[in-house]
c-di-GMP-I riboswitch aptamer from Candidatus Scalindua sp., 90 nucleotides, folded computationally. It was read from a public genome assembly, where an Rfam model found it. The model forms 100% of the base pairs in the Rfam consensus. The organism belongs to Candidatus Scalindua, within Bacteria.
RNA sequence: ACCUGAAAAAGGCAAACUACUCGAAAGGGUAGGACGCAAAACCAUUGGCCUAAGUCCUGAGUUGCAGGAUAUGGUUGCAAAGUCGCCAGG
Numbered sequence: 001a002c003c004u005g006a007a008a009a010a011g012g013c014a015a016a017c018u019a020c021u022c023g024a025a026a027g028g029g030u031a032g033g034a035c036g037c038a039a040a041a042c043c044a045u046u047g048g049c050c051u052a053a054g055u056c057c058u059g060a061g062u063u064g065c066a067g068g069a070u071a072u073g074g075u076u077g078c079a080a081a082g083u084c085g086c087c088a089g090g
Base pairs, nucleotide, nucleotide: 002090003089004088005087012037013036017032018031019030020029021028022027035077041083042082045080046079047078048075049074050073054070055069056068057067058066059065
């Protein structure tokens, strides 16, 4: 350096939920909390998935109702790719 693994040792992260908060929403942040995770560390490049403010279209029709399409929004604890990394064995 590469591959495999989490049995041991040292550690790490933190699902759901709750409180507060940001956001149109999806979702995010902080604190508590642990479902789990050998990269559940970083990264939105590719794909998937979620949302639809704004825009467009349709119907209705007069101070804005309903439906549809769409990401520039989001998800790294959906997958791949990229970067960095502890321990053990080969």